[in-house]
RNA sequence: UCUCAUCAAGAGCGGCUGAGGGACUGGCCCGACGAAGCCGCGGCAACGGUUCGCCGUCGUAGACGGUGAAAGAAGUGCCAACUCCUGCAUCCCGAUCUUGCGCGUCGGGGUGAAAGAUGAGA
Numbered sequence: 001u002c003u004c005a006u007c008a009a010g011a012g013c014g015g016c017u018g019a020g021g022g023a024c025u026g027g028c029c030c031g032a033c034g035a036a037g038c039c040g041c042g043g044c045a046a047c048g049g050u051u052c053g054c055c056g057u058c059g060u061a062g063a064c065g066g067u068g069a070a071a072g073a074a075g076u077g078c079c080a081a082c083u084c085c086u087g088c089a090u091c092c093c094g095a096u097c098u099u100g101c102g103c104g105u106c107g108g109g110g111u112g113a114a115a116g117a118u119g120a121g122a
Base pairs, nucleotide, nucleotide: 001122002121003120004119005118006117007116012041013040014039015038016037020030021029022028024087026085027084042079043078044077047075050070051069052068053067054066055065056064057063058062083115088112089111090110091109092108093107094106095105096104
């Protein structure tokens, strides 16, 4: 960098240190009642891994793929706020504009992308 899957749930204390942090934009938040970072211990979850079952393919064994369940030793990840909200497109509702409709603008909501994060594979 590419591909696939997931992203509404869950889970924090102590020590060192000392001003920033929530990817980016615009917001809105967190922070000297201590940010980020490092260390120790603890926890969450179940991506991969493990065990057991079912289905399919190849088949002697067994392997691979799909799927369900269990546990959580070891590999990652994570432990403020929905990925904190938002950014692009589209649809719906309301307001505004208009003689009226439409367009536009503003507000609210839905869906899908984009971006990002994590895992697995290349």
Description
SAM riboswitch aptamer (S box leader) from a marine sediment metagenome, 122 nucleotides, folded computationally. Model confidence (mean pLDDT): 84 of 100. Rfam family: SAM riboswitch aptamer (S box leader). From the family's description: The SAM riboswitch is found upstream of a number of genes which code for proteins involved in methionine or cysteine biosynthesis in Gram-positive bacteria. Gene Ontology term of the family: regulation of gene expression.